Predicted 3D model of a 73-nucleotide RNA (transfer RNA) from a bacterium.
Order: sequence, then structure tokens, then C1' cells
RNA sequence: GAGUCUGUAGCUCAGGGGCGAGAGCGCUUGGUUUACACCCAAGAGGUCGGAGGUUCAAAUCCUCCCAGACUCA
Repeated sequence: GAGUCUGUAGCUCAGGGGCGAGAGCGCUUGGUUUACACCCAAGAGGUCGGAGGUUCAAAUCCUCCCAGACUCA
């Protein structure tokens, strides 16, 4: 320098144009317990890596950029 893939909650990930952006773990509060853990209930937490474009509508499609992994040179 070229190519492929990945980037969504604190972590691991799902979602592949419209359904209030979700799950598990973690965190907070309450219940339970002598207390802790387990368990039950509720809750907080996201400008979906950035910008632009297509579209009535974009996390999702297109382009560029950024970061990471791998391959080639």
C1' cells in the first nucleotide's frame, strides 16, 4: 500500500428497511434471610464508531473517514 471481516447498554452478543432499540451477565432499589449468597419484583443505563447520501421512513442499503482483527504485497 491492497483486500476481507468486525464496530449496537459496563461486558458478551442478537436484531439485515417501519413493530416504544433488545437478551444474558453486571449495576441500583425493594422483598426474602439473623446476615450474606441464591431466588422473586421493579428500575437505571444507548446520540446503534463518525460524516454524507438513497428513501415517505436507515442500527439495517450506498460512499468516504476512524479504530480493531486477519490475509497478501
Rfam family: tRNA. The family is grouped with related families in Rfam's "tRNA clan". The family's RNA type in Rfam is transfer RNA. The sequence was found in a public genome assembly. The coordinates come from a structure-prediction model, not an experiment, and the mean pLDDT is 83.